[in-house]
Context: one part of a larger RNA
RNA sequence: CGCAGGAGCAUUGACGGAGUCUGACCUUAGUACGAGAGGACCGGGUUGGACCAACCUCUAGUGUACCAGUUGUCUCGCCAGAGGCACCGCUGGGUAGCUAAGUUGGGCAGGGAUAAACGCUGAAUGCAUCUAAGCGUGAAGCCCGACCGAAGAUGAGUGCUCCCUAUGAGACUCGUGGAAGACUACCACGUUGAUAGGCUGGGUGUGUAAGCACAGUAAUGUGUUGAGCUGACCAGUACUAAUCAGUCCAUUGG
Numbered sequence: 001c002g003c004a005g006g007a008g009c010a011u012u013g014a015c016g017g018a019g020u021c022u023g024a025c026c027u028u029a030g031u032a033c034g035a036g037a038g039g040a041c042c043g044g045g046u047u048g049g050a051c052c053a054a055c056c057u058c059u060a061g062u063g064u065a066c067c068a069g070u071u072g073u074c075u076c077g078c079c080a081g082a083g084g085c086a087c088c089g090c091u092g093g094g095u096a097g098c099u100a101a102g103u104u105g106g107g108c109a110g111g112g113a114u115a116a117a118c119g120c121u122g123a124a125u126g127c128a129u130c131u132a133a134g135c136g137u138g139a140a141g142c143c144c145g146a147c148c149g150a151a152g153a154u155g156a157g158u159g160c161u162c163c164c165u166a167u168g169a170g171a172c173u174c175g176u177g178g179a180a181g182a183c184u185a186c187c188a189c190g191u192u193g194a195u196a197g198g199c200u201g202g203g204u205g206u207g208u209a210a211g212c213a214c215a216g217u218a219a220u221g222u223g224u225u226g227a228g229c230u231g232a233c234c235a236g237u238a239c240u241a242a243u244c245a246g247u248c249c250a251u252u253g254g
Base pairs, nucleotide, nucleotide: 001152006162007161008160009159010158011157015149016148017147021049022048023047024046025045026044027043033038051106052105053104054103055102059100060099061098062097066093067092068091069090070089071086072085073084074083075082076081110144111143112142117137118136119135120134170248171247172246173245174190175189176188177187178186195241196240197239198237199236200235201234202233205229206228211224212223213222214221215220
């Protein structure tokens, strides 16, 4: 841009894609079979491998804006307490997110037509013969079924709602953002507002802050104290920012 008004939601499925892998054990049953040795078909159940998808509750990894310990040095006049630099200085942990080695799920069942093969009926060829006419059984394979995408399927489909539209429907620009993202796009929100930040509360993590008091010559310990601090997590709350506005556009439907 199109789908002959616009918007929102829900759909059909032409067509396309992915996938459709496999072991062991138990049972049937030491049965059928077999002189014995040995040892099943069919059917039922359990549990794995590889692969695929989703997810982060658990187990772990990362986690350079979280917490703590600590070395050297510089600065804040000094003490104390902090900060800078040294690979994030080093070390011990770690939220969210993202991950796998973690968790969950998947391959099914069923139907149709067949291959090899096995048959029925049956002539040519009075017998025989699965084939010549005709009719069956039969595979991890083929087509459906099941999963994903899908109306630019221009053949542009269908349903519901709004009851709006020249007094401008609606869209875009713009702004606040996002488990969306290279950009774009997509999605949420824009004061009739919880979109982001802040703040408050909670959670999580770290592990008992600073100051003061007490004990000790001191290093240090104890108490206040599971303290203080705490990115991304969960809520609440208009304090801040989403201000104001601009551009485009509907002759055909109801």

A computed fold for a 254-nucleotide part of an RNA from a metagenome, annotated as large-subunit ribosomal RNA, domain VI. It matches the Rfam family "Bacterial large subunit ribosomal RNA". Gene Ontology terms of the family: structural constituent of ribosome and ribosome. Model confidence (mean pLDDT): 83 of 100.